Context: one part of a larger RNA
């Protein structure tokens, strides 16, 4: 030095565990904010650095309700206290307080700071202190707005990588991203719709039609609709004609124009106004009343024994409860030990729901063809865009520029265009449900993870640390049933570390603590060189 073996060190794999995650389900909630939010700074404890809570009333104050023997958060120490049925800590609901910054709003500023005006109060004066108030925009005023917030929604803008095996039309994609706006949903919505010679009857969503019809350097690709089935269903209001009133203007002084208000009226088998008759019925919201709903909570069955063991819930023997054998804990695996669970009880305000009340609005017939029925609109041309449709034979929809109708014997559509036929009635508006999402709350689930996994984060993590900054971004869980966390002695430096002793079932469980693999480093023994 090698090999073997035994035994250690080092190291932290593996096994087991789970405080944390992940993905869902059901229900709730779907907002907060000038009455100052979200988010912070600084304070606040007897000692008090951090976290948590709170705000100069500062780990808290008040009321009501609950609860019942201990308590002063994490936090295991000392001190000082509180409370024990007149009841503390604690739990629920409601209220008070709530520094400074921050939309930040009296002015300013390098956020958490500086400096004012006005009124009032205190103070002998000067001066100072305290309280209130003082931003901007909209609005006549009352009042409102602003800022924040995970996704979902609508609108205005809008890429590129990429694919086409290159690349330019095309694709990616109206995606990402930016901006504005709203709601608990949003948007859409009561046919100038489809259809096809039969008919349907607002919108939305799902299945299907269908990867079809189409479109496409007919490449890559893109890609409907009707019909059918299902979910959910709900329909309405203006403008106008006409009537009335008020104001104002014109002129020929009793006619008329304009504006405002009230009535009237709302459709395609045209309807309404108008004229003449006729009739009285569904039941929205606010408000009010009643009932229900919601908290912390309360009650809540049934077990002993033998053996092993440190410990019984295991084992033995014999019982019991069950509208409760969900679950968690307890010194190993517990229906009957504890917390609970099924079931039951109670329940203030606010909230929400239901019912009642309430009453906006609301009829039909006939006649006539006098009046009304949404204009810089429809439509056309040019240029773009949206549709399955890339300009094409290209309808339909939107519109930047230029033109520009008709008036119910009207007008639009049915994929160029024309005729017939059929369907509808544009150029005003509102509308629940079925649908989308989950920052958040409660309850629950998992052939999801189990500490290099699962969130980046099981642990004081968006921390430490890095970067001028935007931004990037970790590692790090486990003694034991219980600290019983090693009194005392010895070596050592009044260390570190260790040896005894003691605790414990175990200390090769000693806080560098469960298990403790390998690499790597020793020591004893054997063999070989």
């Nucleotide at each position: 030095g090698g090999c073997g073996u035994a035994u250690g060190g080092u190291g932290g794999a593996u096994g087991c565990c789970u405080u944390g995650g992940c993905u869902c389900u059901a229900a709730g909630a779907g907002g907060c904010g000038a009455a100052g939010a979200a988010g912070g700074a600084c304070g606040u404890g007897g000692u008090a650095a951090g976290c948590u809570g709170c705000g100069a009333u500062a780990a808290g104050c008040u009321g009501c309700g609950g609860g019942g023997a201990g308590c002063u958060g994490c936090a295991c120490a000392c001190a000082a206290g509180c409370a024990u049925u007149a009841a503390a800590u604690c739990c629920g609901c409601a209220g008070a307080u709530u520094u400074c910054c921050g939309a930040a709003u009296g002015g300013g500023a390098c956020a958490a700071c500086c400096c004012a005006g006005u009124a009032c109060a205190c103070u002998g004066a000067a001066g100072g202190u305290g309280u209130a108030u003082u931003a901007u925009c909209c609005g006549a005023a009352a009042g409102g707005a602003a800022g924040c917030c995970a996704a979902c929604c609508c609108a205005g803008g809008g890429a590129a990588c990429u694919g086409a095996a290159a690349c330019a039309u095309c694709u990616a994609a109206g995606u990402a991203c930016c901006u504005g706006g709203a709601g608990g949903a949003a948007a859409a919505g009561a046919a100038a719709a489809c259809a096809a010679a039969c008919g349907u009857g607002a919108u939305u969503u799902c299945c299907u039609a269908a990867g079809u019809a189409g479109u496409g350097g007919c490449g890559a690709g893109c890609g409907a609709a009707a019909a059918g089935g299902a979910a959910a269903c709900a329909g309405c209001c203006c403008a106008a004609a006409c009537c009335a009133g008020a104001g104002u203007g014109g002129c020929g002084u009793g006619c008329u124009g304009c504006u405002c208000u009230g009535g009237g009226g709302u459709u395609g088998u045209a309807g309404g106004a108008c004229u003449a008759c006729u009739u009285u019925u569904a039941g929205a919201a606010a408000g009010c009343a009643a009932c229900a709903u919601c908290a912390a909570a309360c009650u809540g069955a049934a077990c002993c024994u033998u053996c092993u063991g440190g410990a019984a819930a295991g084992u033995u023997g014999g019982g019991c409860c069950a509208u409760a054998g969900c679950a968690g804990g307890u010194g190993a695996u517990a229906g009957c030990c504890c917390u609970g669970u099924a079931g039951g009880u109670a329940g203030a305000a606010a909230u929400u729901g239901u019912u009642g009340u309430g009453g906006a609005c609301g009829u039909g017939u006939a006649g006539u063809a006098u009046c009304c029925u949404g204009a810089g609109u429809a439509a056309g041309g040019c240029g773009g865009g949206a549709c399955c449709g890339g300009a094409g034979g290209a309808a339909u929809c939107c519109u930047g520029c230029c033109u520009g109708a008709a008036a119910c014997u009207g007008c639009c559509g049915g994929c160029a265009c024309c005729a017939u036929c059929c369907g509808g009635u544009a150029a005003g508006g509102c509308u629940a449900a079925a649908u989308a999402c989950u920052c958040c709350u409660u309850a629950g689930a998992g052939a999801c993870c189990g500490a290099u996994a699962g969130u980046g984060a099981a642990c004081c993590a968006g921390u430490a640390c890095c970067g001028u900054a935007a931004g990037g971004g970790a590692a790090a869980g486990g003694u034991g049933a219980a600290a019983a966390g090693c009194a005392c002695c010895c070596c050592a430096a009044a260390c570190a570390g260790g040896g005894g002793a003691g605790u414990g079932a175990a200390a090769u469980a000693g806080u560098a603590c469960c298990u403790g693999a390998a690499a790597c480093c020793g020591u004893g023994c054997g063999c070989c060189u």